[in-house]
RNA sequence: GGGCCCGUAGCUUAGUGGUGGAGCGCCCGCCUUAUAAGCGGGAGGUCCUGGGUUCGAAUCCCAGCGGGCCCA
Numbered sequence: 001g002g003g004c005c006c007g008u009a010g011c012u013u014a015g016u017g018g019u020g021g022a023g024c025g026c027c028c029g030c031c032u033u034a035u036a037a038g039c040g041g042g043a044g045g046u047c048c049u050g051g052g053u054u055c056g057a058a059u060c061c062c063a064g065c066g067g068g069c070c071c072a
Base pairs, nucleotide, nucleotide: 001071002070003069004068005067006066007065010024011023012022013021018055026042027041028040029039030038048064049063050062051061052060
């Protein structure tokens, strides 16, 4: 320098055009003498950034940024 893939909650990730979900973690409650486990509830997301397409974009297109792999 070229090609391919990825970027969504603190972490791991689902969602491929029509209200952003789950597990773990965190907070509160129940249970317990107490803790853990278990059960119930809750908070937490400019969906990497900017632009475009569309009635409507996490999702499609372009550019940029960051990460990974391959080639040179």